[in-house]
Context: one part of a larger RNA
RNA sequence: CUCCAGAUUAAGGAAUUCGGCAAAUUGACCUCGUAACUUCGGGAUAAGAGGGGCCUAGCACGGACGUAGUAAUACGUCUACUGAUCUAGGCUGCAAAGAAUAGGUUCGGGCGACUGUUUACCUAAAACACAAGUGCCUGCAAACUCGCAAGAGGAAGUAUAGGUGCUGACACCUGCCCAAUGCCAGUAGGUUAAAGAAGGGGGUGAUCCCGCAAGGGUGAGCCUCUGACAUAAGCCCUGGUGAAUGGCGGCUGUAACUCUGACGGUCCUAAGGUAGCGUAACCCCUUGUCACAUAAUUAGUGACCUGCAUGAAAGGUGUAACGACUUGAACUCUGUCUUAAUCUGGAAACCG
Numbered sequence: 001c002u003c004c005a006g007a008u009u010a011a012g013g014a015a016u017u018c019g020g021c022a023a024a025u026u027g028a029c030c031u032c033g034u035a036a037c038u039u040c041g042g043g044a045u046a047a048g049a050g051g052g053g054c055c056u057a058g059c060a061c062g063g064a065c066g067u068a069g070u071a072a073u074a075c076g077u078c079u080a081c082u083g084a085u086c087u088a089g090g091c092u093g094c095a096a097a098g099a100a101u102a103g104g105u106u107c108g109g110g111c112g113a114c115u116g117u118u119u120a121c122c123u124a125a126a127a128c129a130c131a132a133g134u135g136c137c138u139g140c141a142a143a144c145u146c147g148c149a150a151g152a153g154g155a156a157g158u159a160u161a162g163g164u165g166c167u168g169a170c171a172c173c174u175g176c177c178c179a180a181u182g183c184c185a186g187u188a189g190g191u192u193a194a195a196g197a198a199g200g201g202g203g204u205g206a207u208c209c210c211g212c213a214a215g216g217g218u219g220a221g222c223c224u225c226u227g228a229c230a231u232a233a234g235c236c237c238u239g240g241u242g243a244a245u246g247g248c249g250g251c252u253g254u255a256a257c258u259c260u261g262a263c264g265g266u267c268c269u270a271a272g273g274u275a276g277c278g279u280a281a282c283c284c285c286u287u288g289u290c291a292c293a294u295a296a297u298u299a300g301u302g303a304c305c306u307g308c309a310u311g312a313a314a315g316g317u318g319u320a321a322c323g324a325c326u327u328g329a330a331c332u333c334u335g336u337c338u339u340a341a342u343c344u345g346g347a348a349a350c351c352g
Base pairs, nucleotide, nucleotide: 002347003346004345005344006343007342008341009340011338012337015336020333029051030050031049032048037042039169053091054090055089056088057087058086062079063078064077065076066075067074068073092096104331105330106329107328108327109326110325111323112322116128117127132167133166134165135164136163137162138161144153145152146151170318171317172316173315175248176247177246180245181244182241183240184239185238186237189236190235191234196229199226200225201224202223203222204221208217209216210215249267250266251265252264253263276310277307288304289303290302291301292300
């Protein structure tokens, strides 16, 4: 010199950097004071401002008596000690919460209401949960779960209960489509299994008859193939059902500049996306366009809407409070930096 831990720094003060990361600032107590917004609880220690040590002096509460009053109490007179607090004046230092411990603050946007939970050992979150909303199942020997069963849980509960799915405080809301898929209900008709089975075909062939014989005829039984008929659920069929799985269009003409198209035509569909929100945690083109903010901004906010590919419980839009969340801005503050310097302790290195 380098590394680690700590400390200080002229002038500037985020110029550093992906980003104020880190550090600094703030800090406990008392007094004053405190905005938008709000679910009226909060926000709030909002913000912001001031105070403090020591010495001296002063100030009354109290007690007694009197007056008024039913009383609480009020007023008046007298009065011992104390003098915290308070008030005034003074003293010292750079500094008086004299060291240490002890919020930096504000303004916007997003997401999630909140407190909570989580990847023990790389992710603490916008994920999970949550109160609340809602659908479905379940009448009790319940549904459901475990078990081969007996049996057990559910539950020593009984629909204000239990199981299960989705959404996720609160506020305003939650549109259209039942054609497809699923589920529920229906049962006239169609179709349809095993098992049964009349009949028919084939094989074999007892028995009996004819024949001298060879053989011919008869044909029970057994084996096998086929099979009318009768027949369940299901499916087809008929309805219902979206906080069930899901879906929610093209082309084209049109207003007295132009543009646009309230209006019309046409094709297709089960129905053609409603209220909202919108370049968004969703926008490819894209650094969209305009405005604000900066000297300058692909970031940020507010608008616009041409939504590649938003949208209503896979919830839509808002929202006070909350958040070791995420993103933008400002004040204070600072060795983050301009630009480096010095100090303390340790390590490393060198020698032993």
Record summary:
The part of an RNA shown here (large-subunit ribosomal RNA, domain IV) has 352 nucleotides and comes from Candidatus Dojkabacteria bacterium CG_4_10_14_0_2_um_filter_Dojkabacteria_WS6_41_15. The sequence was found in a public genome assembly. NCBI's taxonomy places the organism under Bacteria, Bacteria candidate phyla, Candidatus Dojkabacteria.